[in-house]
Molecule: transfer RNA
Organism: bacterium UBP7_UBA7824
RNA sequence: GGGGGUUUAGCUCAGUCGGUAGAGCAGCGGGCUUUUAACCCGUGUGUCGGGGGUUCGAUUCCCUCAACCCCUACCA
Repeated sequence: GGGGGUUUAGCUCAGUCGGUAGAGCAGCGGGCUUUUAACCCGUGUGUCGGGGGUUCGAUUCCCUCAACCCCUACCA
C1' cells in the first nucleotide's frame, strides 16, 4: 500500500423486509439483617464511534473519516 472484520448502557454482547433500542453482570433505591454478605422487590440513566447522503422515517442502506483487530504485498 491492498483486502476483510469490529465500533450499540459502566462491562460483555443481542437487535430477524428500515418504523423513534434490549439482555446478563455491575450500579442506584428499598426490604430483610445488630452490621456486612447472601437473598427478595423496584429502577435503563444510551449524541447506536464522528460527519454527510438517500428516505415520510436510518442502529439498519450508501459515501467518507477515525480507532482497534486479522490477512496479504513491498521496503529493509